SAM riboswitch aptamer (S box leader), 98 nucleotides, folded computationally.
This record gives sequence, structure tokens and C1' cells, in this order.
RNA sequence: CUCUUAUCGAGAGAGGUGGAGGGACUGGCCCGAUGAAACCUCAGCAACGUACAUUCCGUGUCGUGCUAAAUCCAGAGAGCAAUGCUCGCAGAUAAGGU
Repeated sequence: CUCUUAUCGAGAGAGGUGGAGGGACUGGCCCGAUGAAACCUCAGCAACGUACAUUCCGUGUCGUGCUAAAUCCAGAGAGCAAUGCUCGCAGAUAAGGU
């Protein structure tokens, strides 16, 4: 990089540096000088792998991930009992493979 499988309406932020962007992309709608991104420190959430324990429920060691808003909403395409719903696409994360 790409493929497969699983999950995605739950959950969880303070401080320092920094100084204008950010929410993947497009459209919308939001967040942001009462301080964006990024980096650092500490804390937390979760339970995919791992470790430990167990009849089962687990615990939270290590490796990731995450800590505004439903994946913020919609967006290929398809179906249905059609201002909607479902499947699904795209994306994210984990584990495994090439």
C1' cells in the first nucleotide's frame, strides 16, 4: 500500500508550549483569540490483541486506539410498506493476511 473479518447513537480532559486554523474528502452545519492545529506532561475512557484470573461474569499488565456535536449531518449504488427506513458505499479503529 492493499485484502479479509469485527465494531462504530455508549464512554472519557486538565496544564504547558504554540499562535490560526480545525471537524478525513465534497456540500452543509458547527468549533476556534474566553486561544485552532501540532508537540509535551499528567490524567481518564474503552476492552481489539496480549497478560492474569475464572465454571461463567471478569481484572486492566503490555501493544494500539480514543477523550465537542450519532462516524456532527448528508453524499456511489440498491431495495421497500418511501419527506422515511433498511442494506450498502466512503471513512475510522483493531486483529490477521499479501